[in-house]
Molecule: SAM riboswitch aptamer (S box leader)
Organism: Succiniclasticum ruminis DSM 9236
RNA sequence: UGACCAUAGAGAGUGCGCGAGAGACAAGCUCUUUGACCGCACAGCAACCUGGCCGUACUACGGUUAAGGUGCUAAAGCUUGUAUGAUGGGAG
Repeated sequence: UGACCAUAGAGAGUGCGCGAGAGACAAGCUCUUUGACCGCACAGCAACCUGGCCGUACUACGGUUAAGGUGCUAAAGCUUGUAUGAUGGGAG
């Protein structure tokens, strides 16, 4: 420095609108007319990509930042399981 296994199970919301379901699916278990889900606005989390800055063994890594682009903002990916596809590793 790399691979495999194990362990662990982080973070983040308000307002307005709509009006009955939602958490992919199955089974559970939860959330939800004290308005969920979804949409809009602004905000936030995070650090995958680009950018800025710094470093190095230097055309790539590491650190940092958070301007831009994704993603996300109930519950350990909610739990277990199933189907399909892709990629990688090990054994044979």